[in-house]
RNA sequence: UAACCGAAAAGGCAAACCAUCCGAAAGGGUGGGACGCAAAGCUUCGGGCCUGGGUGUGCCGCAAAGGCUGCCCUGGCGGCCGGGCUGCCGAA
Numbered sequence: 001u002a003a004c005c006g007a008a009a010a011g012g013c014a015a016a017c018c019a020u021c022c023g024a025a026a027g028g029g030u031g032g033g034a035c036g037c038a039a040a041g042c043u044u045c046g047g048g049c050c051u052g053g054g055u056g057u058g059c060c061g062c063a064a065a066g067g068c069u070g071c072c073c074u075g076g077c078g079g080c081c082g083g084g085c086u087g088c089c090g091a092a
Stems, first nucleotide, its partner, number of pairs: 005090002012037002017032006035079001041085003045082003048077003052073005058068003
């Protein structure tokens, strides 16, 4: 010095909830607020989940409504997991 790792120190971020704005919604912005986080910094590449739409010779339902479900499209979640990039400190 680097990697692994996470004691200490200096700090950092900010869940739920509330107010307000954007959005059809999921969800996001701003302010307050702290459940937590060693990447809870950035990034949808993979998986997963959520919203909306389309579709079906699928299932439930007497039937309609409605619900479940397969496929496709769309938007989202980075604090769901993995991957990629970057980063503060330096004990065992």